[in-house]
RNA sequence: GCUAGAAUAACUUAGUUGGUUAGAGCGUGUGGCUCUUAACCACAAGGUCAGAGGUUUAAGUCCUUUUUCUAGCG
Repeated sequence: GCUAGAAUAACUUAGUUGGUUAGAGCGUGUGGCUCUUAACCACAAGGUCAGAGGUUUAAGUCCUUUUUCUAGCG
């Protein structure tokens, strides 16, 4: 330099043919339970879906480009 893949919550990740509140686990906080902790139960907070632009009535999803990471080729 070329090709392919990946980027979604603090972390690990799901997300169907583009379609109507962006979810789960873990972690964190609060409460319950307990002599206390842990465990368990309930609730809550936490997301500019890597950045920018485009297509569309509608984009996490499609297209272009940039950045970062991984693998392969040279």
A computed fold for a 74-nucleotide RNA from Vigna unguiculata, annotated as transfer RNA. The coordinates come from a structure-prediction model, not an experiment, and the mean pLDDT is 80. The sequence is in RNAcentral, with records from Ensembl Plants. The source organism's lineage runs through Eukaryota, Streptophyta, rosids, fabids and Vigna.